[in-house]
This is a predicted structure of a 361-nucleotide part of an RNA (large-subunit ribosomal RNA, domain IV) from a marine sediment metagenome. The prediction has a mean pLDDT of 86.
Context: one part of a larger RNA
RNA sequence: CUUCGGCUAAGGAACUCGGCAAAUUUGCCCCGUAACUUCGGAAUAAGGGGCGCCCAUGUUAGGUGAAAGUCUUCGCGACUGGAGCUGAGAUGGGUCACAGCAAAGAGGCGGUGACGACUGUUUACUAAAAACACAGGGCUCUGCAAAGGCGUAAGCCGACGUAUAGGGCCUGACACCUGCCCGGUGCCGGACGGUUAAGGGGAAAGGUUAUUCUGGUUCGCCAGGAGAAGCUUUGAACCGAAGCCCCGGUAAACGGCGGCCGUAACUAUAACGGUCCUAAGGUAGCGAAAUUCCUUGUCGGGUAAGUUCCGACCUGCAUGAAAGGUGUAACGAUUGCCGCACUGUCUCAGCCGAAGACUCA
Numbered sequence: 001c002u003u004c005g006g007c008u009a010a011g012g013a014a015c016u017c018g019g020c021a022a023a024u025u026u027g028c029c030c031c032g033u034a035a036c037u038u039c040g041g042a043a044u045a046a047g048g049g050g051c052g053c054c055c056a057u058g059u060u061a062g063g064u065g066a067a068a069g070u071c072u073u074c075g076c077g078a079c080u081g082g083a084g085c086u087g088a089g090a091u092g093g094g095u096c097a098c099a100g101c102a103a104a105g106a107g108g109c110g111g112u113g114a115c116g117a118c119u120g121u122u123u124a125c126u127a128a129a130a131a132c133a134c135a136g137g138g139c140u141c142u143g144c145a146a147a148g149g150c151g152u153a154a155g156c157c158g159a160c161g162u163a164u165a166g167g168g169c170c171u172g173a174c175a176c177c178u179g180c181c182c183g184g185u186g187c188c189g190g191a192c193g194g195u196u197a198a199g200g201g202g203a204a205a206g207g208u209u210a211u212u213c214u215g216g217u218u219c220g221c222c223a224g225g226a227g228a229a230g231c232u233u234u235g236a237a238c239c240g241a242a243g244c245c246c247c248g249g250u251a252a253a254c255g256g257c258g259g260c261c262g263u264a265a266c267u268a269u270a271a272c273g274g275u276c277c278u279a280a281g282g283u284a285g286c287g288a289a290a291u292u293c294c295u296u297g298u299c300g301g302g303u304a305a306g307u308u309c310c311g312a313c314c315u316g317c318a319u320g321a322a323a324g325g326u327g328u329a330a331c332g333a334u335u336g337c338c339g340c341a342c343u344g345u346c347u348c349a350g351c352c353g354a355a356g357a358c359u360c361a
Base pairs, nucleotide, nucleotide: 001356002355003354004353005352006351007350008349010347011346014345019342027051028050029049030048031047036041038173052095053094054093055092056091057090062086063085064084068080069079070078071077096100108340109339110338111337112336113335114334115332116331120132121131136171137170138169139168140167141166142165148157149156150155174327175326176325177324179257180256181255184254185253186250187249188248189247190246193245194244195243199239200238204234205233206232207231208230211226212225213224214223215222216221258276259275260274261273262272285319286316297313298312299311300310301309
């Protein structure tokens, strides 16, 4: 010096990102216990008092229940009976010590916010949380050979269930609520018209060729044109569903929820008006917030002093209603702030014990 442990004057969080760590508290009995509340809680709230030993009440209360007796259905039966054994708690008195839950084991407490209702679950090996789940709520699909899922299939799950059931998605107890927009995208419904595949349909065209026409030369031959049937190649009009276009519905579907200018007899502000745009222009709430850039906003509170905290204001860079909004008792190894108690966290360090470190072996 390091690790583990013990003690410490005065102060008592001045330490530090932060009371991290340590200390305090701790058992049982009695008294007593606030706001708030879903009336269950909160609550061991908080805060107090008692605790050993001896004597007395006292042969205590209580427990157990022998002998004996009575009855008897003769039973290991019933009743009476109280011996002996056991035995708290309380009250009064006394007594010793610094100290009586004498050691060990054994909540620190309170106030106020944020988030999540809660008990639960999770990154086996850096994250336990405000994340996941959750009862409860909603939308939607599914009539059973269900929807949906696994598998090439057979087959299986769903389910030996049947819409008070099962699947998918979202929200997340409870209370009060959940506004406007269907133009875009999605989904559902519709079907007059437009578009449209395979397929149907065969107009027309090309090739080949019988035949035929014209010209040249000419017996035969050559060149150009027309061209029926058959065969072959290509193939138009037209007829063809769903879908899309189209018409409607639907937001607890994906999503969205304005700008500029003017105006009141101080000023300021604008209930009011004008205008442009939109599918509609953010309602109730909440709001410098787990969201606020400017920002340590401004005011109030707490401190001698407070970028954090609490209460307000509203100028919401960029809140807002099941990607739910706002509250909320209880709960939390969550997270912010404050107080009391307590302490070597600190001012500021000291001493002691044990084990290392170092030397020799």